[in-house]
RNA sequence: UGGGGGGUAGUGCAAUGGUAACACGGCUGCCUUUGGAGCAGCAGAUCUAGGUUCGAUUCCUAGCCCCCCAG
Numbered sequence: 001u002g003g004g005g006g007g008u009a010g011u012g013c014a015a016u017g018g019u020a021a022c023a024c025g026g027c028u029g030c031c032u033u034u035g036g037a038g039c040a041g042c043a044g045a046u047c048u049a050g051g052u053u054c055g056a057u058u059c060c061u062a063g064c065c066c067c068c069c070a071g
Base pairs, nucleotide, nucleotide: 001070002069003068004067005066006065007064010024011023012022018054026042027041028040029039030038047063048062049061050060051059
């Protein structure tokens, strides 16, 4: 430099254009002799800027970052 893949909560990962799911973690409560076990609940996320669309995590453009391949 060219080609390909990726960027979503603290972490790991889903979401075939229509309320952003799940697990671990965090917080609160219950339970318990104790809780680092168990149960119930709560909070927390779409890389940036534009475009398309009634509606964008999803499609298009440009950029930033990471990984792989080639030279």

The RNA shown here (transfer RNA) has 71 nucleotides and comes from Parcubacteria group bacterium Gr01-1014_3. The sequence was found in a public genome assembly. Model confidence (mean pLDDT): 82 of 100. Rfam family: tRNA. It is annotated as a transfer RNA.